Small-subunit ribosomal RNA, 3' major domain from an uncultured bacterium, 477 nucleotides, folded computationally.

Context: one part of a larger RNA
RNA sequence: UGACGGGGGCCCGCACAAGCGGUGGAGUAUGUGGUUUAAUUCGAAGCAACGCGAAGAACCUUACCUAGCCUUGACAUGCCCGGACGCCUGAUGAAAGUCGGGUUUGCUCGCAAGAGAGCCGGGACACAGGUGCUGCAUGGCUGUCGUCAGCUCGUGUCGUGAGAUGUUUGGUUAAGUCCAGCAACGAGCGCAACCCUCGUCGUCAGUUGCCACCAUUCAGUUGGGCACUCUGACGAGACUGCCGGUGUUAAGCCGGAGGAAGGUGGGGAUGACGUCAAGUCCUCAUGGCCCUUACGGCUAGGGCUACACACGUACUACAAUGGCCGGUACAAAGCGCUGCGAACCCGCGAGGGGGAGCCAAUCGCAAAAAACCGGCCCCAGUUCAGAUUGCAGUCUGCAACUCGACUGCAUGAAGGUGGAAUCGCUAGUAAUCGCGGAUCAGCACGCCGCGGUGAAUACGUUCCCGGGCCUUGCACA
Repeated sequence: UGACGGGGGCCCGCACAAGCGGUGGAGUAUGUGGUUUAAUUCGAAGCAACGCGAAGAACCUUACCUAGCCUUGACAUGCCCGGACGCCUGAUGAAAGUCGGGUUUGCUCGCAAGAGAGCCGGGACACAGGUGCUGCAUGGCUGUCGUCAGCUCGUGUCGUGAGAUGUUUGGUUAAGUCCAGCAACGAGCGCAACCCUCGUCGUCAGUUGCCACCAUUCAGUUGGGCACUCUGACGAGACUGCCGGUGUUAAGCCGGAGGAAGGUGGGGAUGACGUCAAGUCCUCAUGGCCCUUACGGCUAGGGCUACACACGUACUACAAUGGCCGGUACAAAGCGCUGCGAACCCGCGAGGGGGAGCCAAUCGCAAAAAACCGGCCCCAGUUCAGAUUGCAGUCUGCAACUCGACUGCAUGAAGGUGGAAUCGCUAGUAAUCGCGGAUCAGCACGCCGCGGUGAAUACGUUCCCGGGCCUUGCACA
């Protein structure tokens, strides 16, 4: 100087408390451990691994296993020889491949009798190739403490020196934020602001959007209009600016006015010096080591989907604030040309036929759902719950046996609110309800977004956890 203390003081955070809803019990989905296996490819490991890399394992992917094959190689550059490329076809085979047969010959660019380059085949050698090892050799990228308020420097001063001071103190703040003081005076990286978005108003603009007024076949539909809504570009607006109180005449704090909004207005992006030899050599790049008729390459089939069990994360429930049936409303944000696909017809349905319209404020996906209205159920393992299984189907795809999703009929398991323990959340939040997107042929209870309905509680900081500042002890570095 730090780190540490079941030392002290001050302060903060869904840290506790006050509340609401869960997890832990059940079934299933998914990841992991373990076990099994020819293989069940590899990585991730307290928080910060475990719906993680996987924003999509039937083949492919694929790195694993078994089998059949190749050896200048699937791919790059260089050398030599030959030939356009190509097309048709036989044998063998699971395919890859291997062994043949036939046909066509001069395509493109050139300085044009040639030669050369592109392209294909053959050959020899340099070499290619490796998701092989080392993340404790590395770059890059990322997690984490933590959006915590800290981390430092120059000069000066003090100290023999390590170092201190500044950065401490008194107030204050979300903040090393600001003020006052002070052997310090300044400065940098962080904080804040500048950026995006939501909330109010104005200006400009008016189609595909909108409809106050007139018409209407009652559909913004047509004429008409751009006032309103909306769209999207530019502006205005909030600054403790104003008033009162308080405070040291300070910074600020409390209350009020006006205002759509008030003291950082809500949300996002933004992550200091550093820590964990944290993670990644399987994104990529790369040092070293290793393999070179194989640890490289091609192909088929299998595996990554196994299953006594254990754990994490979710979904669905255990019902009446509910289940079922009928009717009837109200979104936002997205996506669409090998695409979205309307009306209409067929099918109980998944879906099929059909093909209008739409490169989309025009057309489509598209039905929002919970809610509301009416009816049935009457507390039961039930008209709860839906696992499991049988049969019959649909769709995608070369192909759904291993191993897809969905539909119909039948079947109807566990489950009656979950021990110890443990998690999230302070407002348009929790809870609850549906909708969309990426990936994607197909496959979503995951992930990333969107809106609808919409709470309870916070006395407080004694305690648990994490963190910041000052101080003290120390046998630790």
Notes:
The full RNA is in RNAcentral, with records from ENA and SILVA. The prediction has a mean pLDDT of 85.